[in-house]
Molecule: FMN riboswitch aptamer (RFN element)
Organism: Devosia faecipullorum
RNA sequence: CAUUGUUCUCAGGGCGGGGUGAAAUUCCCCACCGGCGGUAAGGCAGCAAUGCCAAGCCCGCGAGCGCCCCCGGACGUCCGGGGGGUCAGCAGAUCCGGUGUAAUUCCGGAGCCGACGGUCAUAGUCCGGAUGAAAGAGAACGGGA
Numbered sequence: 001c002a003u004u005g006u007u008c009u010c011a012g013g014g015c016g017g018g019g020u021g022a023a024a025u026u027c028c029c030c031a032c033c034g035g036c037g038g039u040a041a042g043g044c045a046g047c048a049a050u051g052c053c054a055a056g057c058c059c060g061c062g063a064g065c066g067c068c069c070c071c072g073g074a075c076g077u078c079c080g081g082g083g084g085g086u087c088a089g090c091a092g093a094u095c096c097g098g099u100g101u102a103a104u105u106c107c108g109g110a111g112c113c114g115a116c117g118g119u120c121a122u123a124g125u126c127c128g129g130a131u132g133a134a135a136g137a138g139a140a141c142g143g144g145a
Stems, first nucleotide, its partner, number of pairs: 004142007016030004031125002033114002035061004042053004056112002064090002066087001067084007094110005116128003
């Protein structure tokens, strides 16, 4: 430190109260939570240059499901394990008012969303895959200048 290699470490929060019921942290009422990178007119520090922080619903990514491939078991097409990664199908969800040259980011208000499998009853919050994986963050050692 423009560019680059290896190794290691880290890397997700949340059901509290009430109701109904045989049974619900799963339904109903009131609550609670918000991964990673980017963007930023806000905030903080600084004389300044500048630095740091700031979006669940703006752009993108990850995990998960699906899909494809392999192996095994069952034998009516389902179950278990492993792999692929752009194939991109699911992959969610925001408006109104204000200020302003400019805001889906600020201020005010009102909304909305949340993989799969399990369950005496339908789950963002419980249990499970998961002591997993991973977007990425950091450190050490090298390499280069």